[in-house]
Molecule: c-di-GMP-I riboswitch aptamer
Organism: Syntrophomonadaceae bacterium
RNA sequence: CUGUGACAAAGGCAAAUCCGUCCGAAAGGCGGGGACGCAAAGCCAAGGGUCUAAGGACAGCGAUGUCGAUGAUAGCCUGGCUGCCUUU
Numbered sequence: 001c002u003g004u005g006a007c008a009a010a011g012g013c014a015a016a017u018c019c020g021u022c023c024g025a026a027a028g029g030c031g032g033g034g035a036c037g038c039a040a041a042g043c044c045a046a047g048g049g050u051c052u053a054a055g056g057a058c059a060g061c062g063a064u065g066u067c068g069a070u071g072a073u074a075g076c077c078u079g080g081c082u083g084c085c086u087u088u
Base pairs, nucleotide, nucleotide: 005085012038013037017033018032019031020030022029023028036075042081043080044079046078047077048076049073050072051071056067057066058065059064
């Protein structure tokens, strides 16, 4: 330096869920609590998947319904960048 990932060590992150005179149409995000788990569960929305469906379009007398990403998700996968330790 490259790889590897354990009955190792020091640590790290934080699911479900609860709280909020918070943001958002929603999905979801943010802050605090909380730990299901994670060797990148660190960062990136480039490709795919999934979620939501506001503006908008179509239908309808209307209630409403259908379509729909420019929104979200990195703890869905692929990919890119970076990082701790070193049993082998």